[in-house]
Molecule: transfer RNA
Organism: Candidatus Woesearchaeota archaeon
RNA sequence: GGGCGAGUGGUUCAAUCCGGUAGAACGUCCCCUUGGCUUGGGGAAGGCUCCGGGUUCAAAUCCCGGCUCGUCCA
Repeated sequence: GGGCGAGUGGUUCAAUCCGGUAGAACGUCCCCUUGGCUUGGGGAAGGCUCCGGGUUCAAAUCCCGGCUCGUCCA
C1' cells in the first nucleotide's frame, strides 16, 4: 500500500439480509423478601448507534470519504 471483517448503554452482544418507536444479558440504583447477608421477585436510570457528507417522507441499516481495531496478502 491492497483485500476482508468489526466499531451500537459501564461490559459483552442483537437489530443490518428486507430503511419505519434501538433491544437483551451482566453490571449500577431503588423497593419487597431475611434477624443480617446471599439467592429470589418487582421496578428504574443509562446508548439518538466511531466521525463527516449524500440519498430518502424517514438511515444504526443504503451510497461516498475519513478514523480506529483485528486478520490476510504484498